[in-house]
RNA sequence: UCUGAUAAAGGCAACUCCAUCGAAAGAUGGGGACGCAAAAUCACCGGUCUCAAGGGCCCGAGGCCCCAAGACAGCGGGAUUGCCGGAU
Repeated sequence: UCUGAUAAAGGCAACUCCAUCGAAAGAUGGGGACGCAAAAUCACCGGUCUCAAGGGCCCGAGGCCCCAAGACAGCGGGAUUGCCGGAU
């Protein structure tokens, strides 16, 4: 540097329940384990999700759209770092 998880030592935690925060998506903590060789970190690119406030349209309630904002790293790419084994 490339590569591998079946081995050893470990790690994380889908989903769900409870509590808290949030308008929401979602996040945090605790319990359990779907899975993960980076399921470690980062919103840079694409994608997906939310949309309270603001603006616009229809308008009876309300609904829809746009900008902006927010979220997802366990959607894909990218960047940085890392245990063990094998090869060079």
Molecule: c-di-GMP-I-GGC riboswitch aptamer
Organism: Desulfuromonadales bacterium